[in-house]
């Protein structure tokens, strides 16, 4: 320098292809249960979906540029 992959809650990930309420597990808080803890169950909080722009009635999703990380080639 060229090509590819990846970026979503504190952590690990799904959702993207096929645009239509942003989800799952773990973790956190509260409650029920228990003498207490653990387990189990219920509820809740936590997200500018890496950044900027474009298309669209509507973008995590499509398009363009950029950034971080990883891989391959030269």
């Nucleotide at each position: 320098c060229g090509g590819g992959g990846u970026a979503u809650a504190g952590c690990g990930c799904a959702g993207c292809c096929u645009g239509g309420u942003a989800g799952c597990g773990c973790g956190g808080a509260a409650g029920u249960u228990u003498u207490g803890g653990g387990u189990a169950c219920u509820u809740c909080a936590g997200g500018u979906c890496g950044c900027a722009g474009g298309u669209u009635c509507g973008a995590a999703u499509c398009c363009u540029g950029c950034u971080g990380c990883c891989c391959c080639g030269a």
Molecule: transfer RNA
Organism: uncultured Alsobacter sp.